RNA sequence: ACAAAGAAAAGGCAAGGCAUAUGAAAGUAUGCUACGCAAAACCACCGGCCUACAGACGAUUUAUUAAAUAUUCAAUCGUUCCAUGGCAGCGGAGUUACCUCU
Numbered sequence: 001a002c003a004a005a006g007a008a009a010a011g012g013c014a015a016g017g018c019a020u021a022u023g024a025a026a027g028u029a030u031g032c033u034a035c036g037c038a039a040a041a042c043c044a045c046c047g048g049c050c051u052a053c054a055g056a057c058g059a060u061u062u063a064u065u066a067a068a069u070a071u072u073c074a075a076u077c078g079u080u081c082c083a084u085g086g087c088a089g090c091g092g093a094g095u096u097a098c099c100u101c102u
Stems, first nucleotide, its partner, number of pairs: 004102001005100002012037002016033007035089001041095002045092003048087003055081002057078005062070003
C1' cells in the first nucleotide's frame, strides 16, 4: 500500500414516534428521541415497491336534439389505467470512505 475480517475505543448515521414546514399523495426537510446500522455514505442505471395531481377510460348529472350527440371552453363520481412524482434502511450494478485485537 492492497485485500479480507469486525474484538476494543473514538467519532458517525438514524427506523418509528412527536412538533413544525412543504407536497394532490407517496414522500421530503429541520428539531427532539433512538429501532437498528461497518457503508443505514453517494447514485433511480436494472429489477422491485409506494403514490396518482394532471391525463386516459368509464358512469351519472347537465346542454342541445326527432333519434342522438357533445365538450370540460359545465359539474360530480370511480375496487379502472397511467410516472412525468417518489423509495438508496428491498436486491443488483456503478462511485467514494473512518478505525485496528487480527